[in-house]
């Protein structure tokens, strides 16, 4: 110390899958809406978990957008959202 790298915050973009079925309660003239519980089906891009080769004497260790779905999610809206990009602040690995 501009850029690369790391950390934090903010802006923008950001997918997938049920307006499923049953029961209860509330509002309501009713339709319908909301909440709770249960059932089956489904999604992967918060988080979590699992695994390869190389390297390595051997063992151990060792990744993901792969795999699993514990968690989370499945009309729209909204929230969340890996990741990408821009901005701000910090660090000073590296130079």
């Nucleotide at each position: 110390c501009a850029g690369g790298c790391c950390c934090a915050g903010g802006g923008u973009g950001g997918a997938g899958a049920g307006u499923c079925c049953c029961g209860g309660a509330g509002u309501g003239a009713g339709a319908a809406c909301u909440c709770c519980g249960g059932g089956c089906g489904c999604c992967g891009a918060a988080g979590g978990a699992g695994c390869a080769a190389c390297a390595g004497c051997c063992c151990a260790c060792c990744a993901a957008u792969c795999u699993c779905u514990c968690a989370g999610g499945c009309a729209a809206c909204g929230a969340g959202g890996a990741c990408a990009u821009c901005c701000u602040g910090g660090g000073g690995c590296g130079c």
About this RNA: Predicted 3D model of a 95-nucleotide RNA (Glycine riboswitch aptamer) from Nocardioides insulae DSM 17944. Its Rfam family is "Glycine riboswitch aptamer". Rfam's curators write: This family represents the bacterial glycine riboswitch. Glycine riboswitches usually consist of two metabolite-binding aptamers domains with similar structures in tandem. The aptamers cooperatively bind glycine to regulate the expression of downstream genes. In Bacillus subtilis, this riboswitch is found upstream of the gcvT operon which controls glycine degradation. It was read from a public genome assembly, where an Rfam model found it.